[in-house]
RNA sequence: GGUGCGUUAGAUUAGUCUGGUUAAAUCGUUAGCUUGUCACGCUAGAGAUCAUGGGUUCAAAUCCCAUACGCAUCG
Repeated sequence: GGUGCGUUAGAUUAGUCUGGUUAAAUCGUUAGCUUGUCACGCUAGAGAUCAUGGGUUCAAAUCCCAUACGCAUCG
């Protein structure tokens, strides 16, 4: 340098193939309940403008292009 894959909440991952209602789950976290206290358990909440920019579309996490970063592979 070429090719392929990946980038979604603090962490780990779904969802992308086949565009369409409020982006979901687990752990963590905050508050409350429970307890003499802690833990466990239960209930509720906050937290991601889906790597960045642009394009297509009535509508994009999802399709297309470029860029950045990571991994694999070829030279």